[in-house]
RNA sequence: ACAAUGAAGAGUUUGAUCCUGGCUCAGGAUGAACGCUAGCGGCAGGCUUAAUACAUGCAAGUCGAACGGUAACAUGAGUAGCAAUACUUGAUGACGAGUGGCGCACGGGUGCGUAACGCGUAUGCAACUUACCUUCAACUGGAAGAUAGCCCCUCGAAAGAGGGAUUAAUAUUCCAUAAUUUUAUGAUUUGGCAUCAAAUUAUAAUUAAAGAUCAGUCGGUUGAAGAUAGGCAUGCGUGACAUUAGCUAGUUGGUGAGGUAAUGGCUCACCAAGGCAACGAUGUCUAGGGGAUCUGAGAGGACUAACCCCCACACUGGUACUGAGACACGGACCAGACUCCUACGGGAGGCAGCAGUAAGGAAUAUUGGUCAAUGGAGGCAACUCUGAACCAGCCAUGCCGCGUGAAGGAUGAAGGCCCUAUGGGUUGUAAACUUCUUUUAUACGGGAAGAAACCUCCGCACGUGUGCGGAGCUGACGGUACUGUAAGAAUAAGGAUCGGCUAACUCCGUGCCAGCAGCCGCGGUAAUACGGAGGAUCCAAGCGUUAUCCGGAUUUAUUGGGUUUAAAGGGUGCGUAGGCGGAAUAGUAAGUCAGUGGUGAAAGCCUGUCGCUUAACGACAGAACUGCCAUUGAUACUGCUAAUCUUGAGUAUAAUUGAAGUGGGCGGAAUGUGUCGUGUAGCGGUGAAAUGCUUAGAUAUGACACAGAACACCAAUUGCGAAGGCAGCUCACUAAACUAUAACUGACGCUGAGGCACGAAAGCGUGGGGAUCAAACAGGAUUAGAUACCCUGGUAGUCCACGCUGUAAACUAUGAUUACUCGAUGUGUGCGAUAUACAGUACGCGUCUAAGCGAAAGCGAUAAGUAAUCCACCUGGGGAGUACGCUCGCAAGAGUGAAACUCAAAGGAAUUGACGGGGGCCCGCACAAGCGGAGGAGCAUGUGGUUUAAUUCGAUGAUACGCGAGGAACCUUACCUGGGCUUGAAAGUUAGCGACUGAGUGUGAAAGCAUUCAUCCCUUCGGGGCGCGAAACUAGGUGCUGCAUGGCUGUCGUCAGCUCGUGCCGUGAGGUGUUGGGUUAAGUCCCGCAACGAGCGCAACCCCUAUCAUUAGUUGCCAGCAGGUAAUGCUGGGGACUCUAGUGAAACUGCCCGCGCAAGCGGUGAGGAAGGUGGGGAUGACGUCAAGUCAGCACGGCCCUUACGUCCAGGGCUACACACGUGCUACAAUGGCGAGUACAAAGGGCUGCUACAUGGUAACAUGAUGCUAAUCUCUAAAACUCGUCUCAGUUCGGAUUGAGGUCUGCAACUCGACCUCAUGAAGCUGGAUUCGCUAGUAAUCGUAUAUCAGCAAUGAUACGGUGAAUACGUUCCCGGGCCUUGUACACACCGCCCGUCAAACAAUGGAAGCUGAGGGUACCUGAAGUCGAUAACCGCAAGGAGUCGCCUAGGGUAAAAUCGGUAACUGGUGUUAAGUCGUAACAAGGUAGCCGUACCGGAAGGUGUGGCUGGAACACCUCCUUU
Repeated sequence: ACAAUGAAGAGUUUGAUCCUGGCUCAGGAUGAACGCUAGCGGCAGGCUUAAUACAUGCAAGUCGAACGGUAACAUGAGUAGCAAUACUUGAUGACGAGUGGCGCACGGGUGCGUAACGCGUAUGCAACUUACCUUCAACUGGAAGAUAGCCCCUCGAAAGAGGGAUUAAUAUUCCAUAAUUUUAUGAUUUGGCAUCAAAUUAUAAUUAAAGAUCAGUCGGUUGAAGAUAGGCAUGCGUGACAUUAGCUAGUUGGUGAGGUAAUGGCUCACCAAGGCAACGAUGUCUAGGGGAUCUGAGAGGACUAACCCCCACACUGGUACUGAGACACGGACCAGACUCCUACGGGAGGCAGCAGUAAGGAAUAUUGGUCAAUGGAGGCAACUCUGAACCAGCCAUGCCGCGUGAAGGAUGAAGGCCCUAUGGGUUGUAAACUUCUUUUAUACGGGAAGAAACCUCCGCACGUGUGCGGAGCUGACGGUACUGUAAGAAUAAGGAUCGGCUAACUCCGUGCCAGCAGCCGCGGUAAUACGGAGGAUCCAAGCGUUAUCCGGAUUUAUUGGGUUUAAAGGGUGCGUAGGCGGAAUAGUAAGUCAGUGGUGAAAGCCUGUCGCUUAACGACAGAACUGCCAUUGAUACUGCUAAUCUUGAGUAUAAUUGAAGUGGGCGGAAUGUGUCGUGUAGCGGUGAAAUGCUUAGAUAUGACACAGAACACCAAUUGCGAAGGCAGCUCACUAAACUAUAACUGACGCUGAGGCACGAAAGCGUGGGGAUCAAACAGGAUUAGAUACCCUGGUAGUCCACGCUGUAAACUAUGAUUACUCGAUGUGUGCGAUAUACAGUACGCGUCUAAGCGAAAGCGAUAAGUAAUCCACCUGGGGAGUACGCUCGCAAGAGUGAAACUCAAAGGAAUUGACGGGGGCCCGCACAAGCGGAGGAGCAUGUGGUUUAAUUCGAUGAUACGCGAGGAACCUUACCUGGGCUUGAAAGUUAGCGACUGAGUGUGAAAGCAUUCAUCCCUUCGGGGCGCGAAACUAGGUGCUGCAUGGCUGUCGUCAGCUCGUGCCGUGAGGUGUUGGGUUAAGUCCCGCAACGAGCGCAACCCCUAUCAUUAGUUGCCAGCAGGUAAUGCUGGGGACUCUAGUGAAACUGCCCGCGCAAGCGGUGAGGAAGGUGGGGAUGACGUCAAGUCAGCACGGCCCUUACGUCCAGGGCUACACACGUGCUACAAUGGCGAGUACAAAGGGCUGCUACAUGGUAACAUGAUGCUAAUCUCUAAAACUCGUCUCAGUUCGGAUUGAGGUCUGCAACUCGACCUCAUGAAGCUGGAUUCGCUAGUAAUCGUAUAUCAGCAAUGAUACGGUGAAUACGUUCCCGGGCCUUGUACACACCGCCCGUCAAACAAUGGAAGCUGAGGGUACCUGAAGUCGAUAACCGCAAGGAGUCGCCUAGGGUAAAAUCGGUAACUGGUGUUAAGUCGUAACAAGGUAGCCGUACCGGAAGGUGUGGCUGGAACACCUCCUUU
């Protein structure tokens, strides 16, 4: 260039990722059905189920030009009669019934059967037939006897049957003639495909005919040929199952005969023993086949409705007759089932023809019209018949077309819906309104084509007929299509969907309910997923749903897949069939390729043109039909044949190697046992023990003996073998590999379905043997239990011989063989070489790596790379390696190997976390070392529980419990009881009225209700303030939801972490940075590094405190000066000091020494008030716990509205068998009591703190003073000194109780605090266990404040006084950080998850028995019928009847086999929010797990034996890589 026009994905496994893999969806289609809806037309289609049963009508007749005739009709004629009418007459048209001819074998229906030469395709028949039709040739002479009908009679209910007489033919028979008929015997020639065929010819025998007539013809007979239609045979193609492996006696072949149109075991007799089958026979199941149709890019897959071709069938089964053709849908006979009639004797029937009916079913139409056209049968024809056909009817069943209006129209109307709601958005140019059009529907008119013929008439040509031409006749559909006119938007829109896939979103209702759902999944009070509404989207006279097929699905992979770990390599070898196969030559031409020819029906698909207004639809033409056959050619490759070659393979010779195999012999150590000693009290065993052994002498030790089994060191990622496997030494036998030589053979090769052999351990059989170890078993422990782990014993077994079994994680989870493809290194055995050196070489065994491959992990010359050949195997998880069947086995069991049902996953590799009774490093009052507590007592307080009318509510491991509450007698108060109010207790707006208010009265528990008296201010004169107040708009709620929220808070945790940008690595999730080596309190800093930087955290910046300086000195201070007092900064004064409170300084590993590369660390270093963050506080990263709080506040939604709102009184929150938390006080002498003497800080104070004085024992009261505070005041205790008590329930302890008081307050009964007197309980240091604290800390001592009338405060928050002990250290407990490892976890170990048992449901296996179906076998019987035989009867005869025989449908009997159904009972399996028992697995899962096998056990499971790593950790060894 030519050709070709054709190929899309998505959801769903995970926290996320990649992959494997299934499930699901989007598309197209249908003879469909169902739901909702529906205006018209054209073209098509319409029992897929019961080949179930059928009422009724119709679907095959025709010919008088074959015949005898004349029942009916008509015409004519005749007779009788006035007529009506009756009768006669085959004379005519015609024609019932009958004889005869042709047709009925076509057309139409259905798909039962059939897995087959049935169908498709291509051939063959030298092995055949063919009525009607065409052509050619010949002939058509004579005779005869019957029979139906008609007539008569008989029987029968009927169907029908029988008898007698008579009659015709194109019915039947005989004779003649006859050939290219047939048969027999010959001869010649030619051809072929073996038998043979054809042509020519001779002789003998044999076989034909029909008439009718309009006189033209139409027929009849024989032969040949053609056409058409069939018959038979063959190659190839054409389902499933091997859990169907052997089948076959007419079976396979031959000879002969019979039969047929014809070949043939088609049938028979005889002979032989064959034939088919793993390239799937036989059997079972299913099924009409094809053209086509649907789908698909195609290859394919599915399908066989309509239309066409072939086949089969006609109630079921069998049988033949007739005929050219049938073993015959609307023919016959027989048998059977069923239905109907019947006089019970006997008969009739076959819609899978068209309509129609019943039944079945989700479901499929009219008992219509016409022969007008096309076609068929008969006929000379007219014509008759034709449910073939053409039409119409019903049905949106499908395809196609048309319409339901068009243009304008914004106050973007009203209404609906939504919202952030004086308003906006949307429905929506939609409507209204204006203008226009009239398809369709309606009304009234017009009105086809399809018709050409036949036939009749006329004309022309030739032979009164034929051919041609003209005219006439004929329309079911149908007054239909089409068309004209009229009026008028007039007559005409729905369905589904709107979470993602998948186009389209909001409100309300509901509240895991009702419901949806194709998959994933929605719904538990804010549902775009349910139901409704508004809106939107997609299709549209349809739209959805369901069912089925193809597609997507490369998810059976030829195109076009895989098998280390996802499903998948056979345990291993030998080897049969098969498949594949080295180099070169010649031939051939089977495969292969090319050309040509035939065929591949039509329709359909495709292209073009044309016809219906268009399209669907139709017509014509072309192309195509990818196939098969034949023929001619080509010869590279494959095959075949012939003859070669040496490189594949093998052989030979020589040497070497090894735990290769089999059998025998020998050896020492250990163990056990026995005997004899020595010797004495334990031994043994464990986490700790016990069982066990032992004074009858064990264990230990010595000697000797015996037994069986296994072979230390060497020894190794070593070696050998096909695998399993093989280990002391040695002998014999056997096998193998490799090397060298290149001597011999000459492709002899590779693989290998079936087959055969070998095949660890366990196990089985028989016989031995039995030391050790050791399933089972026993005992002891452990434990909640312990059928286990641990211990003591111990039998099979472990060992040998022979036989069986035939499986393993039989693993390199990696089939065998061959070739090719960078490197590095170790090692074994050879060769080369003088060599232990060595860049050589061959075969092995390993490690790392390039390219490449791979989902990744990884593999990487020993491939999982690149290619080739052969074998095996896989196709979602579970059910299940199960059931059934079969084979093998003594058994155990092995091999082969499903389905129902169920799920939307199961799985692989890798990632990030989390977790581990994994590892490493590190930190913390985490442990340890200490000090003091709690847990025991009493009391206080909080909580649970209980109680109650109420004991309001919340907080509940750490992170609730002296918490919200920093203060419940009323109030608070939210709870209970009772009494009231309803625009309300409070607040806002507005009219109106008026002062507010004060003082009363009645009633009442109060609130309240009723009621009496008195009563304003400011003003710019408009009004305002304040109060009351009808009505209205607003209210109110400590009611619910902290799982709708904001805000705030707790905790991990003041732990050191959490991230980002860019770059790089990885398919990706992700990684890197942030890991590593050091260091730090710290991801603090340093070094290194595919990373470089940055952010939030850490630290620092802020506050207090420790030192100093400076400034300022009042209410603070007072050294010095002065004055004064009993005394005191009391006073003058002072700023020095203390102090106060502002501003600064100071600390940074800065300096020194040591170590270190550095960061930094160490130092009883220096200096300094302070030294390595000086001490303390504030400060809380990303996030976690759906943590807490709707009752502090705010707020969405829901709920209540004469109450869940509000007011009031009383009660309750304070109850009390009990349990827990947090505290106080104690138990005493480091103490109690009494007396005396000192020293703070911080904070508070006017309804207040109160000096001082007086009274009271005291709480306190009265009086009085100072202070709105560095001025006055509240205001110390432990300590110290002295005295006393002397170890006791006390001079400890103070609970409880009694009495009397004080204070606050309207009020201390429930229910306050304090004081005094009296009383004087428990308690003598607290079990298991547990809490706090590392320095001004613990411990101990008081002080103050908030709240507050008072106070249940022993609480909380602050303040100061006195003032310790201990830390070796990081093994362990707890918590945390980093790195790493395993994981079946991701709601993240409070995870996941296994099995029994119990319950419900589902499907299924076994099973005594019951029952059914189809098929085969044997025997008995055997209709109709063909064929065969046949003396008696009929017939002169031919022959017939009858009888007999063979075969057979059907029936019966018998024993088995196969496949179903059902079933007492029984087995396992699956599924199911919250059942029981344990905890087997996942982490070292707490005894590593798993595989095979054996035994045992409620169950998971345990144990023995051998094997595997798909085990963690640690140590050691060896090897490799990099520097």
The RNA shown here (small-subunit ribosomal RNA) has 1523 nucleotides and comes from a Bacteroidota bacterium. RNAcentral holds the sequence, with entries from ENA. Its Rfam family is "Bacterial small subunit ribosomal RNA". The organism belongs to Bacteroidota, within Bacteria.